[in-house]
RNA sequence: GCGCGGGAGAGAGCAUGUGCCCCACACAUGCCGCCGAAGGCGCAACCGGCCCCCGGAAACGCUCAGGCAACAGGACCGCGU
Numbered sequence: 001g002c003g004c005g006g007g008a009g010a011g012a013g014c015a016u017g018u019g020c021c022c023c024a025c026a027c028a029u030g031c032c033g034c035c036g037a038a039g040g041c042g043c044a045a046c047c048g049g050c051c052c053c054c055g056g057a058a059a060c061g062c063u064c065a066g067g068c069a070a071c072a073g074g075a076c077c078g079c080g081u
Stems, first nucleotide, its partner, number of pairs: 001081006011032001013031007033068003039064001040062003046056004
């Protein structure tokens, strides 16, 4: 890396439009409120070095991205290879 399994958090929000005969539902856009466990970033806990300068860097912080019924995704963990 691949396969299988487990895997949290937060509005099934409102408005408009499209698909549909209508409703429901889905999608797109906008608005407000939220989440942090893809990714990204940090003026950074911590670690290292030739040590007052560099390097690495978190599950911490920021929320750009992503996410807020289900599906999908999902850090991380277990098993197999």
A computed fold for an 81-nucleotide RNA from uncultured Rhodopila sp., annotated as Glycine riboswitch aptamer. Model confidence (mean pLDDT): 80 of 100. Its Rfam family is "Glycine riboswitch aptamer". Its family is annotated with glycine biosynthetic process in the Gene Ontology. The sequence is in RNAcentral, with records from MGnify. The model forms 90% of the base pairs in the Rfam consensus.